RNA sequence: AGAAUUUGAUCUUGGUUCAGACUGAACGCUGACGGCGUGGAUGAGACAUGCAAGUCGAACGAAAUGUGGAGCAAUCCACAUUUAGUGGCGGAAGGGUUAGUAAUGUAUGGAUAACUUGCCUUCUAUCAACGGGACAACGAUUGGAAACGAUCGCUAAUACCGUAUGAGGUGGGGAGCGGCAUCGCUCCUUAACCAAAGUGGGGGAUCUUGAAAGAGACCUUGCGAUAGAAGAGAGGUCCAUAUGCUAUCAGCUAGUUGGUGAGGUAAAAGCUUACCAAGGCAAAGACGGCUAGGCGGAUUGAGAGGUCGACCGCCAACACUGGGACUGAGACACUGCCCAGACUCCUACGGGAGGCAGCAGUCGAGAAUAAUUCGCAAUGGGCGAAAGCCUGACGAUGCGACGCCGUGUGAACGAUGAAGGCCUUCGGGUUGUAAAGUUCUGUCGCCUGUGAACAAGGUUUGCUCGUGAAUAACGGACAAAUUUGAGUGUAACAGGAAAGGAAGCACCGGCUAACUCCGUGCCAGCAGCUGCGGUAAUACGGAGGGUGCAAGCGUUAGUCGGAAUUACUGGGCGUAAAGGGUGCGUAGGCGGGGAUGUAAGUCAGAUGUGAAAUACCGUUGCUCAACAACGGCCGUGCAUCUGAAACUGCAUUUCUGGAGGAAUAGCGGAGAAAACGGAAUUCCACGUGUAGCGGUGAAAUGCGUAGAUAUGUGGAAGAACACCUGUGGCGAAAGCGGUUUUCUAGCUUAAACCUGACGCUGAGGCACGAAAGCAAGGGGAGCAAACAGGAUUAGAUACCCUGGUAGUCCUUGCCUUAAACUAUGUAUACUUGGUGUAGAGAGGCUCAACCCUCUUUGUACCGAAGCGAACGCGAUAAGUAUACCGCCUGGGGAGUACGCUCGCAAGGGUAAAACUCAAAAGAAUUGACGGGGACCCGCACAAGCAGUGGAGCAUGUGGUUUAAUUCGAUGCAACGCGAAGAACCUUACCUGGACUUGACAUGCAUUUGACCACUUUAGAAAUAGAGUUUUUUCGCAAGAAACAGAUGCACAGGUGCUGCAUGGCUGUCGUCAGCUCGUGCCGUGAGGUGUUGGGUUAAGUCCCGCAACGAGCGCAACCCUUGUCGUUAGUUGCCAACAGGUAAUGCUGGGCACUCUAGCGAGACUGCCUAGGUUAACUAGGAGGAAGGUGAGGAUGACGUCAAGUCCGCAUGGCCUUUAUGUCCAGGGCUACACACGUGCUACAAUGGUCGGUACAGAAGGCAGCGAAGUCGCGAGAUGGAGCAAAUCCCAAAAGCCGGCCUCAGUUCAGAUUGGAGUCUGCAACUCGACUCCAUGAAGAUGGAAUUGCUAGUAAUGGCGGGUCAGCAACACCGCCGUGAAUCCGUUCCCGGGUCUUGUACACACCGCCCGUCAAGUCAUGGGAGUUGGUUUCACCCGAAGUCGCUCACCCAACCGCAAGGAGGGAGGCGCCUAAGGUGAGGCUGAUGACUGGGACUAAGUCGUAACAAGGUAGCCCUACCGGAAGGUGGGGCUG
Repeated sequence: AGAAUUUGAUCUUGGUUCAGACUGAACGCUGACGGCGUGGAUGAGACAUGCAAGUCGAACGAAAUGUGGAGCAAUCCACAUUUAGUGGCGGAAGGGUUAGUAAUGUAUGGAUAACUUGCCUUCUAUCAACGGGACAACGAUUGGAAACGAUCGCUAAUACCGUAUGAGGUGGGGAGCGGCAUCGCUCCUUAACCAAAGUGGGGGAUCUUGAAAGAGACCUUGCGAUAGAAGAGAGGUCCAUAUGCUAUCAGCUAGUUGGUGAGGUAAAAGCUUACCAAGGCAAAGACGGCUAGGCGGAUUGAGAGGUCGACCGCCAACACUGGGACUGAGACACUGCCCAGACUCCUACGGGAGGCAGCAGUCGAGAAUAAUUCGCAAUGGGCGAAAGCCUGACGAUGCGACGCCGUGUGAACGAUGAAGGCCUUCGGGUUGUAAAGUUCUGUCGCCUGUGAACAAGGUUUGCUCGUGAAUAACGGACAAAUUUGAGUGUAACAGGAAAGGAAGCACCGGCUAACUCCGUGCCAGCAGCUGCGGUAAUACGGAGGGUGCAAGCGUUAGUCGGAAUUACUGGGCGUAAAGGGUGCGUAGGCGGGGAUGUAAGUCAGAUGUGAAAUACCGUUGCUCAACAACGGCCGUGCAUCUGAAACUGCAUUUCUGGAGGAAUAGCGGAGAAAACGGAAUUCCACGUGUAGCGGUGAAAUGCGUAGAUAUGUGGAAGAACACCUGUGGCGAAAGCGGUUUUCUAGCUUAAACCUGACGCUGAGGCACGAAAGCAAGGGGAGCAAACAGGAUUAGAUACCCUGGUAGUCCUUGCCUUAAACUAUGUAUACUUGGUGUAGAGAGGCUCAACCCUCUUUGUACCGAAGCGAACGCGAUAAGUAUACCGCCUGGGGAGUACGCUCGCAAGGGUAAAACUCAAAAGAAUUGACGGGGACCCGCACAAGCAGUGGAGCAUGUGGUUUAAUUCGAUGCAACGCGAAGAACCUUACCUGGACUUGACAUGCAUUUGACCACUUUAGAAAUAGAGUUUUUUCGCAAGAAACAGAUGCACAGGUGCUGCAUGGCUGUCGUCAGCUCGUGCCGUGAGGUGUUGGGUUAAGUCCCGCAACGAGCGCAACCCUUGUCGUUAGUUGCCAACAGGUAAUGCUGGGCACUCUAGCGAGACUGCCUAGGUUAACUAGGAGGAAGGUGAGGAUGACGUCAAGUCCGCAUGGCCUUUAUGUCCAGGGCUACACACGUGCUACAAUGGUCGGUACAGAAGGCAGCGAAGUCGCGAGAUGGAGCAAAUCCCAAAAGCCGGCCUCAGUUCAGAUUGGAGUCUGCAACUCGACUCCAUGAAGAUGGAAUUGCUAGUAAUGGCGGGUCAGCAACACCGCCGUGAAUCCGUUCCCGGGUCUUGUACACACCGCCCGUCAAGUCAUGGGAGUUGGUUUCACCCGAAGUCGCUCACCCAACCGCAAGGAGGGAGGCGCCUAAGGUGAGGCUGAUGACUGGGACUAAGUCGUAACAAGGUAGCCCUACCGGAAGGUGGGGCUG
C1' cells in the first nucleotide's frame, strides 16, 4: 500500500466481499512449564450456611472468676482477668452494582459578598463557681409458643437539666475604609442572647480531713471538655460551555413566569404559602418518545475521526419494591428505624422473622465466567493513652491457555540417498540428513540437599536531651536484649540419572503462501466474494506432499480500518443517484471604496488549572520480556491578566464604481378588458340535377330515388385565426400569433441629473403554475376518451373505417401535477477567436436612401485554452473563482405502507422498514441482428429448356415388426450416404453347439519329440477319437541350440463405451473476397487507422487520394487437360507420291509428307487502333488472329464457424470386460411390410413404336484374364481355343440415315405382375442371384399444393467403358464420346453472400432479449371485527407511616413558686401533604387475530407478446376513461 466481483472486451459510476488490528469473549480440535494480569457482560432473578463493624474498664455503676488480706464468723477490703448494660467514638468510611437518570447527572472553568464542617493542625481564653433530678444494668412480681415485653423498686457517670461568669461571638445602633447591587472589613456602643466534664500518671515541702490506713487540697504532666479566631481537608448550593437518536413529537406551561408579605433552610431561590400581575419556554428544536450511568481513558486510524466505557482511578445513583422521617458534624442511612406491597421462612394460628447489586457458595436463566481456601505477617482503616481487638478492605494461595510475555520438546556428524509410504513418462522422483547409527548437552520437569528477601516496628532495660520545683511523669535521640511471616521449606543455588517425560491446528482454484493421486459423478458435499461438483475435480471426501502459525490453531460474534462508501481534513448533482416547475420575499448566511475609534472574533506573551494511573521518551528493578518503580514530556482545552490592531465585527463619518430613482428616444404574438373582420366546416331553406356517394391495402358498416354526393343563392351557429412565420420576438416560468381601442407591466438606449451600499441569496411563508380532471351556470360548429357498428385476425376488449357522448369554448371557484427539459438553481467577476440573426445607438460615404465600420443588449452555429468517464461543454461554460439555497449516497421493495397534512373527489405533499439480489447503471468499442438505409454479386429472381411431386419398379431412410431385423449418418451440409457390389464368407446382429494363455504377438519356466499331412469313425460343423507318419544342427556322451506340441505365468483379445477427452481425415459457409501482422500515428482504454473515400474489377483486381508506410495468408499467376502452329521422333500408328499383291483390307516393299502418338517450343500481353475516362486504372468498339479481354474445363479451399461428422478405416487417453462384451462353428438375420418420405429408372407414345437395310466414336480394361473365327441352340449360352501381358489381339456402339407397316386406341404405347421352361456363376441360388425363351399384359393418357437443375459444345437426348466383383441386386457411382438447343429486358421482389452506414435493453449474439395477469410452493410485511400485555396522563374515591401546624378536658422528675399553680414537654385528637390500593376516561407502544392487500424468491406450468431494430401502431411523461393480462385510446408535453 491494495485486491476480487457488472462487460464479448473497455473506461467510469457504484455497491458487495477479502487481506490488518483488537475483545471481560464463546465453540471445535489439541495441550509441556513458568511469570504478570484477568474471570457473572444474561435475570437490579431468588437465596440455604459461614464470615464481611466494631472498640474503649485510662468515662460509669455493677456482676462473675481467680489471688491476697482482715475478721471467730456472717462478711468486708484490695488486686488481676472477663464482660451484659449506661456513656463516648465509629456503624455516612471501606466493599458491591449500574436498575434509574439525556440532566436534580458528568466533564471543564468559574461563583458563594448566599453557606456548613466531627476527628486533625495553630492561636486566644477557661475547666475557678453553685446545684439538681432521673434512667438502664440489677432485684421482685408478671404476660407470651416465640420474638419480645409490662408493672413496682434501687443506683453511677465525661448521660441529662438549671443558675453564674462572657475574653469572644450573635443581634440592634453609630463611624471610617473598601467593594459588586444586596453588601464586606475595621473600630465604638449596648438593661438583648450564647459555655463547659472530667479523668489517668507523678510529686518534695505545706495545708485540710481521718484513730489509723488513706483521701483530698496544692504542684506538675497527659488525655478530654467549653467558647472564639484561623488553617487544612471535606461537603452543600449556583452559573457558563460541552455532553445521544428522533420533527412520521410543533407547540408546551397555573406554582406555571415575575412581584410583595409571611414561613422555611447551614445557605440563594416558587423551596412553601396568601395576594397581585400575565407572564415564561420554543425551529440555535421547547414539549413528547426511544436509548443510555458520565469522565480519566480503551480500541482502531497516517491524521481528522469512528466505536466502546471490562479491569484500575474520579464523580453520580441505587441497596427486595414504594413512601417517610429520626439520630448525627455528616444520612433521609447496603449488613439502623417506621409504614405499605410482593415473596420466603417459623408458629402453639394469637403472632412473629428476613433482605448476598459485601466475600465465598446454591438454584435458575444462559453460548458463557472461579474456592463455601489461608492470614491480619505487610499496606490501609475503626476504637483505644497503649498493649491490643476488629477488618472477605487488603495480602496470599487455588481453578480456567481467557489474555500478554518468556522457555522447552534436543545438538553435531550421519548417503547405501535404507526400508516403508506416495507419485511415475517405469528411467526415476519425493518424504529426506529426515530416520537408523555414532558422539555430545542437560534448560524445563523428576529425585536429593542448602536456603533468602518481603521486618518497618513493638516490648523491656540502660543512658541522655526537652518540659518541669523535680532524679518522677510525659515527649525525643542513642545503645543493648527480646519478639512479630499467611504465603513457605517459596524464590534462588548445588548435586544426580537418562534423549529419556513434552506438537498440534488450519489451509493449499483466484484473491492468498502452498499440488499430485485415488474415490464420487449437479449425487454426496464445499463456499468470505467470485464460484466448484453432470466420469479424467489442484475447489467435494481420503491419502502422500507442501504452506502458514505454534502451546496453541481455527471458527463464530462484535468494533475500527481498508471505505475519499456521509467527503472538516476529503465527494458530488447535463446523460451514472442527485437543480426545487417558476418567481417574490421573512429569519438566517454573505456583502463595494476611504477615514477615525473600539477590541467581540483574531494574534502574541504570562499566570492558574487541565488529579493519579494510562500513552510517549529516558533510566532503573525482577536472568530477558511481559510487569513494575522513578524522572521528564504531553494533555492541542478552559479561565484570568497584559499587549498588538492588518483582517472580520461594532460605532461614527465620508465617496460613487454596485443598486435604485427622475428625465430622453425606441422595441415586442408581454398581460387584462372591449369592439370588429374575412376564409373554411357543419346545419337549414329554396333552386339545378340523377344514381350513386363515402371510405379502404381491399372492403363493409354509413348516407342516398322520401332525390344524396355535386352545383347555385340566401340564412344560422360555434370554434380557430392560412399566407406573413424566421434555430425570429416577448415573458419569471407555465405560456403568448386576425384587426382596432383603452388600461397595466417590462426591456433596451446616448449623455451622466439625483439618492448614497439602499446589495446578493433565501429555510419556513406567499403568489403564479400546460394538459387532463372536479363543482355550478352557459355554449356546443368541428374534433373526440367512453360506447356502438364494420373490417383485420387464431383471437383483436387494438392499430384501419363509419358514427358518437363527456370534454374541448365562456364565466366563477377548485386541483397543483408533466420528459413543468437547456434533463444544466440564482447572482457577480475574469478568460484566445470566427460566422449569422433581432433591437438600439454612434461614426464613415451620400442631398437622402442603400451600403460599410464600431459599441451594446438578446439569440443561434462553429471552435482555442481549459474541463470532462466519454459523449461533449466551450464568454448564454459543463472553464477559472466567490456567496447563498435545493438535492444525492447500490438495485429492488417504493415514491409504496403507516401517521400527519392539503383537497368536494380524483388525488397531492411529507415519507420508512422487514425481506431480497451481487449486481443495477452511464458513455464509448467490436461484432451480430433489424418486417433500417445505400451500393454490389450469385441460375437468386426474371426470361427459357428439361424435370421432380401423380403411375409401376429399383434403391435409401423413418416407422412398425422380429430371436435378430448389427452399427453409424438426421435442415441446407442424413436419406443410390459409410457400402467401388450382405446367398456362405463378408458380419459387427440372433439362436444353438464348442474353447479358455486362447484365432493373433512377445518373453520366461517345465516337459515331450515331433508337428504338418494323409486315411477313417462320430457329429450340422467346429471338434473329438483311431490309424499311418523320417525332427534338424553341434557334441564321443551327458547335454546345448533351433523348430514344433503340451502345461503354467506375464499377457493376448474386444466393430464394447466416450467424436462432449483426442490425432488424422472430411463436410459446410465458399472459390465467397476476405482475414491479419510489423512499425508509426490517434484514443485513459477496449480499440481505431492501414482495410475507409472517388473510380474500376470476377477479385482487398488495379489507379487516384489519404497519418500512414510496408508486409503476410487468401485473389491472380505458376500445374494438368483441351483448342492453333512449329520442331524432334516414326512403332504396334499413318499411306500423299512410287512399286507389288488381294474377292477385299497399309496386306507387302517403301516412305513418314499428312493424320496420329508424345516430348520440347511458339502463341494472347488490353500488345495495336479509335472513343470515353482524371494525360490514371479501366471500359466500349475495331483490326489482326486458331483463340481476345481470367479462351474453356480441372486441381488448388485464407483467418475462422458449426463441442458439425467419424473411437465401426486407422491411431489413441480414460473407463469397462477376461471359462467372456474374447475365439471357433452351423443355421438364421441385415432382403421382414397396414404405412410415410427422399433419390432414380421406365413410361404414358407418331419429333413415336416396330421390321429390314445402312453409317460414324472416344476413353477404358484384359493371364485363375480378354477371348476371335468356326459349329450348335429361337435365346441366355454351349463348344472351340487363333491372337494378345496389348497404338499390334480381344471386348464393342446407339440415337442418326434409307425404306415398309402401325393412325390416336390403354393401342403393334407401356412393360409391372404371374405361370411354365431354361442358361450361367458358385460347396450351395429355399429364405435370397443375374440372365434367356414362351405365355400373361397391371397402373399409367404428361401429373395438386409445392419444388429441382441448367447460360454453350451447356441443357436435353443417345449409346459405350471402367471400378468393386465367382456371380449379382448397377436403373447406382466414376468416366467417354455422338446429336445438339432456347433464353438472359433487367435487379422491384424471394434466397444466399460482400462493403459502408444507422439503431439496439442482443453477445449462447433475433431460434436473442423480455413484460404482465393466472396457477403452485416458501418467506417477510400492510389492513383487519377484535383479544391480551406494558407504559403514561387526567378526574374522583380511599388513605398507612411520618414531618409540620392547631388543639390539648389526659399525663409529666429537673426550672419558678411556701402552696395552689405556672413555664415547658408528652400521649391523644384534628388538619394539610402523601406511598400503596380502587373506579372511570384517554394517549403511546408490544404480542396475537378469521379474513384480506400488494411484495420478494423459486431449471424447464398457462395466456398472450407490451418494450429493445422504424420491435412490425416510434417510444416515453402527466392526466382521464376503458380492457383477462401485458395494455389501448383521448388531451397536452418531451426527443432520451